[in-house]
RNA sequence: AGCGGAUAAAGCCACAGCCGUCGUGAGGCGGUGUCGGAAAGCCACGGAUCUCCAACAAGGAGACAGCCGGGCUACCUGC
Numbered sequence: 001a002g003c004g005g006a007u008a009a010a011g012c013c014a015c016a017g018c019c020g021u022c023g024u025g026a027g028g029c030g031g032u033g034u035c036g037g038a039a040a041g042c043c044a045c046g047g048a049u050c051u052c053c054a055a056c057a058a059g060g061a062g063a064c065a066g067c068c069g070g071g072c073u074a075c076c077u078g079c
Stems, first nucleotide, its partner, number of pairs: 002079004012037002017032006035066001041072003045069003049063005
């Protein structure tokens, strides 16, 4: 450096729910919590899904990375 691995060790993140807060909303943030995760680290590039405006619609704006694919980076360890 490349390709693997979590049943090792040290660690990391934090589902749902609840509380507070922001938002028309999807949802975000903080706390609590701990279902799970070997990238559950980062990115909205392509899909899927969801929200709002329009609504004959076409279309537009957003959410989502723990839905899938893709890109970048990375601890330990095996070869």